The RNA shown here (c-di-GMP-I-GGC riboswitch aptamer) has 85 nucleotides and comes from a Gammaproteobacteria bacterium. Its Rfam family is "c-di-GMP-I-GGC riboswitch aptamer". Its family is annotated with cyclic-di-GMP binding in the Gene Ontology.
Order: sequence, then structure tokens, then C1' cells
RNA sequence: GGUGAAAAAGCCACACCCGUCGCGAGGCGGGGCCGGAAAGCCACGGUUCUCAUUAUGAAUUACUGAGAAGGCCGGGUUGCCAUCG
Repeated sequence: GGUGAAAAAGCCACACCCGUCGCGAGGCGGGGCCGGAAAGCCACGGUUCUCAUUAUGAAUUACUGAGAAGGCCGGGUUGCCAUCG
């Protein structure tokens, strides 16, 4: 550096529920355990979502700005075990 999760030691925690913060997406803590070989970390690119102004004027949609999602994808970076080089 590549490959893999068979074994061994472990790790995380979807949905949902409770509490809490936030206009909201959602975050945090506890419970929970669908799954994960980076489901560790990072908003750089894409994507999706939220809020606000403006345009439209029922809704919606579009531009712009500010946010959210790393368990949406890509990328960067760190790491256990086994195996190959």
C1' cells in the first nucleotide's frame, strides 16, 4: 500500500420512544438496535433538506443569502485484526 471481516478483541447505533436546544432542517443526552469494515473525523465538490429576502402572487416555483445532513455520493485524513506485496 492492496484485499477481506472467516476468526478473535472490540466499536458505532437506522427507525422509533423520552428529555432537552433550535423558527426549522436537525443537534445533544438516555433507551433502542436496522444495519455498518471505517456507519471514526472533516462541509472541499455534488446532491437532498430547512429558514429568510425578493420575484411570482392561492399554492408553487426561481434567484440570492444563511444554515442542516459524514448512516446520500465523491474526496481528504486517522485507525483494530487477518492476509498478500
Model confidence (mean pLDDT): 85 of 100.